[in-house]
RNA sequence: GGACACUUAGUUCAGUGGCAGAACGCUCCGUUCACAUCGGAGAGGUCGCAGGUUCGAUCCCUGCAGUGUCCA
Numbered sequence: 001g002g003a004c005a006c007u008u009a010g011u012u013c014a015g016u017g018g019c020a021g022a023a024c025g026c027u028c029c030g031u032u033c034a035c036a037u038c039g040g041a042g043a044g045g046u047c048g049c050a051g052g053u054u055c056g057a058u059c060c061c062u063g064c065a066g067u068g069u070c071c072a
Stems, first nucleotide, its partner, number of pairs: 001071007010024004018055001026042005048064005
């Protein structure tokens, strides 16, 4: 320098056009003498950034940035 993939909650990941979710973690409550386990409730997101398409974009298109793999 070229090709491809990825970027969504604290972490790992779903979600392929119509109000953003799961597991683990965190907080509170119950259970226990206590801890763990278990049960219940809750908090936490400008969906990497900027434009475009659309009535409507996490999702489609373009550019940029970051990460990874391969080639040179």
RNAcentral holds the sequence, with entries from ENA. Predicted 3D model of a 72-nucleotide RNA (transfer RNA) from Candidatus Giovannonibacteria bacterium RIFCSPHIGHO2_02_43_13. Its Rfam family is "tRNA". The family's RNA type in Rfam is transfer RNA. The source organism's lineage runs through Bacteria, Bacteria candidate phyla and Candidatus Giovannoniibacteriota. The prediction has a mean pLDDT of 84.